[in-house]
Small-subunit ribosomal RNA, 5' domain from an uncultured bacterium, 519 nucleotides, folded computationally. The coordinates come from a structure-prediction model, not an experiment, and the mean pLDDT is 84.
Context: one part of a larger RNA
RNA sequence: GGACGAACGCUGGCGGCGUGCUUAACACAUGCAAGUCGAACGGAGUGCCAAAGACAAACAUUUCGGUGGGCGACUUUGGUAACUGAGUGGCGGACGGGUGAGUAACGCGUGGACAACCUGCCGUGUACAGGGGGAUAACAGCCGGAAACGGCUGCUAAUACCGCAUAUGCGCACAGUGCCGCAUGGCACAGGGCGGAAAACGAUAGUGGUACACGAUGGGUCCGCGUCUGAUUAGAUAGUUGGCGGGGUAACGGCCCACCAAGUCGACGAUCAGUAGCCGGCCUGAGAGGGCGGACGGCCACACUGGGACUGAGACACGGCCCAGACUCCUGCGGGAGGCAGCAGUGGGGAAUAUUGCACAAUGGGGGGAACCCUGAUGCAGCGACGCCGCGUGAAGGAAGAAGUAUUUCGGUAUGUAAACUUCUAUCAGCAGGGAAGAAACUGACGGUACCUGACUAAGAAGCCCCGGCUAACUACGUGCCAGCAACCGCGGUAAUACGUAGGGGGCAAGCGUUAUCC
Numbered sequence: 001g002g003a004c005g006a007a008c009g010c011u012g013g014c015g016g017c018g019u020g021c022u023u024a025a026c027a028c029a030u031g032c033a034a035g036u037c038g039a040a041c042g043g044a045g046u047g048c049c050a051a052a053g054a055c056a057a058a059c060a061u062u063u064c065g066g067u068g069g070g071c072g073a074c075u076u077u078g079g080u081a082a083c084u085g086a087g088u089g090g091c092g093g094a095c096g097g098g099u100g101a102g103u104a105a106c107g108c109g110u111g112g113a114c115a116a117c118c119u120g121c122c123g124u125g126u127a128c129a130g131g132g133g134g135a136u137a138a139c140a141g142c143c144g145g146a147a148a149c150g151g152c153u154g155c156u157a158a159u160a161c162c163g164c165a166u167a168u169g170c171g172c173a174c175a176g177u178g179c180c181g182c183a184u185g186g187c188a189c190a191g192g193g194c195g196g197a198a199a200a201c202g203a204u205a206g207u208g209g210u211a212c213a214c215g216a217u218g219g220g221u222c223c224g225c226g227u228c229u230g231a232u233u234a235g236a237u238a239g240u241u242g243g244c245g246g247g248g249u250a251a252c253g254g255c256c257c258a259c260c261a262a263g264u265c266g267a268c269g270a271u272c273a274g275u276a277g278c279c280g281g282c283c284u285g286a287g288a289g290g291g292c293g294g295a296c297g298g299c300c301a302c303a304c305u306g307g308g309a310c311u312g313a314g315a316c317a318c319g320g321c322c323c324a325g326a327c328u329c330c331u332g333c334g335g336g337a338g339g340c341a342g343c344a345g346u347g348g349g350g351a352a353u354a355u356u357g358c359a360c361a362a363u364g365g366g367g368g369g370a371a372c373c374c375u376g377a378u379g380c381a382g383c384g385a386c387g388c389c390g391c392g393u394g395a396a397g398g399a400a401g402a403a404g405u406a407u408u409u410c411g412g413u414a415u416g417u418a419a420a421c422u423u424c425u426a427u428c429a430g431c432a433g434g435g436a437a438g439a440a441a442c443u444g445a446c447g448g449u450a451c452c453u454g455a456c457u458a459a460g461a462a463g464c465c466c467c468g469g470c471u472a473a474c475u476a477c478g479u480g481c482c483a484g485c486a487a488c489c490g491c492g493g494u495a496a497u498a499c500g501u502a503g504g505g506g507g508c509a510a511g512c513g514u515u516a517u518c519c
Stems, first nucleotide, its partner, number of pairs: 001519003006515005013391006019384002021349001026347003030344003035091003040088002044084003047080007055072001059068003098302003107227008117219002122215007130164001132162002139154006170195003174191001176189005200207002228274003235265003240262004245257003277299004281292004304325005327338004355381001357380003363377001364375004394424004404415004428460001431454004438446001463508005468489002474503005484491002
């Protein structure tokens, strides 16, 4: 000198774009953050229409007992399809969002390999969808429990579940021909045997279902190289190293298991200990290098702590399940409920870090044929000079060099064209009128915002640090090795340009200094 997710002191006009718990991966009140589909299914309630039933207003009539009449509300049945909330079922809750605890590792980066693998939704192609069955929630009844929730009996539907048929291709075990390779081997073709599919809805438009093959996308695994410090850590290792056989997995493999052998790693630093998410990048530097990994993007890991599996194409699953633990809450004491490292917000810690905001209008995501619904992703707004950038706080003229202030050798000098005064202008802010793009169409949170126009007043808008040398900028007074300053040299003990105040000056400017850290 530059940099910063900064903090502190003094000060503070506006706008744009960014950015904002670096500490306690501490604990969390409250609200919201993942739903959706009635074009898979049965039933319930509300609504509308029609019919029937008993009741029944006005009105008419009456012998005052009634009779006719039929608004209306109720009940039942049928239809309709509008709405609502549960349930079965499907898809999605594995994405998106957060955090950096752990991890020195094939975790990450880079380059390869899979003849050792999987892939829902999407695209292409081929071939199909025949015929049956038994349940079960909801619901009703009864029962248990304070609750959370549960039990028994009975009824019912499906794109829920289960057999049967069919099998181009598929799987399994045989046996064959040809071609190829990189060792295990791969591909193509043909054979007989065994095994395995499906679902409808809608109503003429379609959306779906099953099998197989290919593609696309997304993943999984393996390998070469690279990836901090310590030897005041020198030996480490028994599933350890390898083999045979098996189990398991989508798949290779001590991944796991039985048996056999005794190996394997290490001064080219094993093991142990400490520290740490990694990268694209960011800062600095002429570069080499050094430091950092906050925002944004990619990968990884985690979700109160530890462990486990289930479902599923995909999880060992942040807002799913089970167990254990700590903590908090409810309880009728028997038993239950919870997990903000999602967005806001609270307490605590801290030098320190924001609103319990608006909207799905846009972009994107989930569901749906669609209408549409959901979306604290996202788009915006609010707060903070936290950063960067831009603008303003007026411009021109104006010497009686006014007053005041400071100083003085008392003559003056400085402040100083500075002010006053004259003329002018209107950026920003304020007032009024108009008013977007962002959306092809219905549809705009932002927002009456940006922007444009008009009128109006110099009005509403300057501070901070420094002035001994380094280093731009000097005098007076006070103080008297005191009070104090200071990055270094040093200054202060009676004439201090170095302390404090004032006048003046220098620098930067809505900032200026200080502190921490990096180059």